[in-house]
RNA sequence: AUCCGAUAAGAGCAAACUCGUCGAAAGGCGGGGACGCAAAGCCAUGGAUCUACCGUCGCGCAACAUGCGACCAUGAUCGCCAGGUUGCCGAA
Numbered sequence: 001a002u003c004c005g006a007u008a009a010g011a012g013c014a015a016a017c018u019c020g021u022c023g024a025a026a027g028g029c030g031g032g033g034a035c036g037c038a039a040a041g042c043c044a045u046g047g048a049u050c051u052a053c054c055g056u057c058g059c060g061c062a063a064c065a066u067g068c069g070a071c072c073a074u075g076a077u078c079g080c081c082a083g084g085u086u087g088c089c090g091a092a
Stems, first nucleotide, its partner, number of pairs: 004090002012037002017032006035079001041085003045082003048077003055071005
């Protein structure tokens, strides 16, 4: 140094829930809070999943509108998997 990951040491992050806030929503951000995490640091590159404002089609109606359904990512999730990249410590 690479691989590896201990009832080690010193640190770190922060699920659910909750308050506020942004957003059509998924979800994000901040405070509280800890389920857990050896990268639960960062990157949306490949898959996967979530949402559907707008748009398209259909239903409904005499007709229009409100409404309902289906499809749709350029939106979202790195704490879904993989990949890339950076990093603390040093037992076996």
Background
Model confidence (mean pLDDT): 88 of 100. Predicted 3D model of a 92-nucleotide RNA (c-di-GMP-I riboswitch aptamer) from an Anaerolineales bacterium. Its Rfam family is "c-di-GMP-I riboswitch aptamer". Gene Ontology term of the family: cyclic-di-GMP binding. Of the family's consensus pairs, 95% are formed in the model. The source organism's lineage runs through Bacteria, Bacillati, Chloroflexota, Anaerolineae and Anaerolineales.